[in-house]
Parts: sequence; structure tokens; C1' cells
RNA sequence: CGAGCCGGCCGGGCGGUCGCGUCGUCGCAGCUCGCUGCGGCGCCGAGGAAAGUCCGGACUCCACAGGGCAGGGUGGUGGCCAACAGCCACCCGGGGCGACCCGCGGGACAGUGCCACAGAGAACAGACCGCCGGCACGCGCGCUCUCGGGCGUGCGGCGCCGGUAAGGGUGAAACGGUGGUGUAAGAGACCACCAGCGUCCGGGGUGACCCGGACGGCUCGGCAAACCCCACCCGGAGCAAGGCCAGACAGGGAGCGAUCGGCGGCUGCUCGCAGCUGCCGGGGAGGGCUGCCCGCCCGAGCUCCCGGGUAGGCCGCUCGAGGCUGUCGGCAACGGCAGCCCUAGAUGGAUGGCCGCCGGGACCGCUCUCGCGGUCCUACAGGAUCCGGCUUACAGGCCGGCUCGUCCC
RNA sequence: GUGGGUGUAGCUCAGCUGGUAGAGCACCGGGUUGUGAUCCCGGUUGUCGCGGGUUCGAGCCCCGUCACUCACC
Repeated sequence: CGAGCCGGCCGGGCGGUCGCGUCGUCGCAGCUCGCUGCGGCGCCGAGGAAAGUCCGGACUCCACAGGGCAGGGUGGUGGCCAACAGCCACCCGGGGCGACCCGCGGGACAGUGCCACAGAGAACAGACCGCCGGCACGCGCGCUCUCGGGCGUGCGGCGCCGGUAAGGGUGAAACGGUGGUGUAAGAGACCACCAGCGUCCGGGGUGACCCGGACGGCUCGGCAAACCCCACCCGGAGCAAGGCCAGACAGGGAGCGAUCGGCGGCUGCUCGCAGCUGCCGGGGAGGGCUGCCCGCCCGAGCUCCCGGGUAGGCCGCUCGAGGCUGUCGGCAACGGCAGCCCUAGAUGGAUGGCCGCCGGGACCGCUCUCGCGGUCCUACAGGAUCCGGCUUACAGGCCGGCUCGUCCC
Repeated sequence: GUGGGUGUAGCUCAGCUGGUAGAGCACCGGGUUGUGAUCCCGGUUGUCGCGGGUUCGAGCCCCGUCACUCACC
């Protein structure tokens, strides 16, 4: 100098003017006498993502006899944290020359299932070509002869039977690799080394795991981000949660269901019936146990349609697992201690508009250079109960660490 | 605040327990006709919204994300 990797941070500043919201204070007005309205002044007034709502909590309400079945989530190890699918460190696998990056990263001898096309064969496989052996056939040669043949040998390839997974070829994947022994040809059939798997032993580490050695049968495919199995975890809803105050209204129709028996008491009378009520038992639509079923409990009302009313105020509400600085412990995430700080609470929803100056960046022109002038740009976006993460959007800029290549000293 | 669905050719839609993506209309070329429409024949349609992963292989499976849309209080 070029190419690249990782991490952190900022994301306009000052002044003037008009305007907005909460709170405080002053003045005026009103009245139902402690509130409302108007005006003046003062303090404060969005973010790194306030966003998406993808996770996790705080907080609030409901539920919290029992049993069973579903359902959802997480998935290497250790740690951090209030908690997490987050963060840190490490292990393993993959990618990159490297800095570094990526991984839902438990189980494929529990079971089921899938592996297209190509290929002979695709999961306890397979004989298409090739190689080898045998039979039959044909041809040549030799011997013999009863001149038909027989025997031996060689070659050929149509056919049949068998052996063979070393070679060819297909594929993402073909049932270990190399060399040798062996064989008719071959083959872990056997041997040596290597790779891999399992068991045991020794060593290191908290652990995932790593290193070394011995033995074994000699080799066991992949996919669980296919069903599934294993381990662990999980009540439901959400600030329109929830609480208080004030105020308004009008009912009508349809469907489903109960109003049973015994005993006791009271009242009435036509004197054995009616009404009311208590206890026990039966029946019972529907409801609750906030996924479902069993089971348990409650039970006289329940469901739908039409019509009517309201949609106001206050609390919850912002001081919190809060922030900043320093120091200590820790590789780090993070934690301990000390000091300082208070920083929006709106409710159709307040942060804005204009002007001037200074910044930052891009382009153009002048200029040897320094520099000067002009034009344009200055993002993404905005609270709504509050926090911790993740992800996404973002004009432009700053800082730090590291890698590779080339050249020079 | 909560819970669903969709995204594939210019348009409307298929595509299944993963194996080279189709249909209709539209478009283009040719034929028929004196010309056009109709009709007949042929063809192109395409980053499967985007990024990453699993797998030999992804429109399909998984994760993230973007856009549109529906329902409820």
C1' cells in the first nucleotide's frame, strides 16, 4: 500500500422566534369552597433501535380434591442471570491459506418408515460386462482302428449349470484402504500396517471430551429440521390485567329444562284437603374444577334473536433485577463495595415549524500545493404498565485489535 | 393485546406424507382470410417473497425475516 476478519461507539451543535405536554408557582374569573377555566413565569420533556411482538420475567386477577390421556417447549459441557430459545468460556463437527465464521449439536443394535433417476444390484444387497471351472456342440492336430467312431490335446464361441464382489460401469451413497499369502479364478479366507467400531485399563480435565495401551469380531450405510423414543421443564389470562367513584336504560319474542315422594311444624276452612315452610331421598337442563376424559361439587334457571342504555373520571403509572464513575474478584459473561444522579407519563395521544451561524459527507469548477467557491444530501424512525434479551431498519462518521499478500529498510 | 391464514408465469390458481414446476386466460410466432376477429398448430413464460440451515437432493422440512390479509376482546 492492497485485500479482508472481529469488536466497541456516535448518530448533529449553538442562538433567535412562534408553538405543544406534565408538574410547580403567581394573578384573574367562576362556583357546588377546593376544584375548574384563562393568562404570565420556571423546571423537565423519546431511541439505539422507542419498531417487529420472536422469547423470558416483574406486576395483577382467576384457578390450585384426586387419577389418567393428550399438548407445547428445550436438547454438547461448565458457568452467568430474577428468568430465557439470551450471554460468556470451552468441547465436537463443518468451512476458510489465515484472522475468524457456521451448527435445533441427545438417541439409527426399541420399533415403523423413506432413499427418486441412473444402475446388474440401494440395506442383513447384487452376477450386466468381465474372470474361472464343468457339461454338451463345432473345428484343427496326434494315436488307434472293427473305417462308423473312440481316446488324448488345443482353439473357438452360440447354449446350459456353477463359482467369484479383485476389475469395468451407475450413483449422493455399492458392505473398509494398501501390499502380500492363497486360489481354477477370487474373496478379511489368512497375514502385516493404516482407518473406523466396541469392551477394558492407565493418564489429563469440574465436565463435554482428549491422549496412550491391550483385546475382540474383522467392518456394522444415511435420514429423527420423518413418525417416534429418552431426559428435563411447563396452570390460564393479560394494564382493554385489576380496583374505586359517578352516571344511563325498557322491555319483547323463540327454544330447552325443573317444580316428585316421605316425615314434621304453622295458617285457613267445606275436616281431609289447600297454601307456606324445615329435614331426608329421587329426578334434573345447565354450570364449575381454565386442553380433554373419569371422578367430585353446585344446581333453577339456561341459550338465541330483536330492541334500549353507556363508552366519563381517579388509582394502577413510573425509583427500577435503575443509570454513571471509580475500585476489587473473575479468561469472560457477570458479581461485590463506595460515591454521585433522578431523567416523559400523554389518553385520538405532547418533542414541532421557520430563520441565521457552525459542523459532517458527495459531486463539479478554479488552483502546482495549501485552499476557495457553487449545488445537493444530513438517515432509520418515534413512548403508551415496566424491565432483560433476540431480530430487523438506518444518510454518514469515529476508535481499537488482528490476518493474508506485495514492496522497502 | 391475542390468535390464524396467504405469498408459485403478466392475472387467477394447482402442485403432499422431498426426486429436474404445471392448468386456464393473456403474450409471441406460423397457418386459415382480401383484412381483422374466431379457429388450428407451436413456443417463451418462473431467483417458488427474501436470507440461512438440514438432506445426496428443498416450492415442500426447520429457523429467521419482510409484505399482505382475516378474526376476537
Predicted 3D model of RNase P RNA and transfer RNA as a complex of 482 nucleotides. It holds a member of the Rfam family "Bacterial RNase P class A". By type it is a ribozyme. From the family's description: Ribonuclease P (RNase P) is a ubiquitous endoribonuclease, found in archaea, bacteria and eukarya as well as chloroplasts and mitochondria.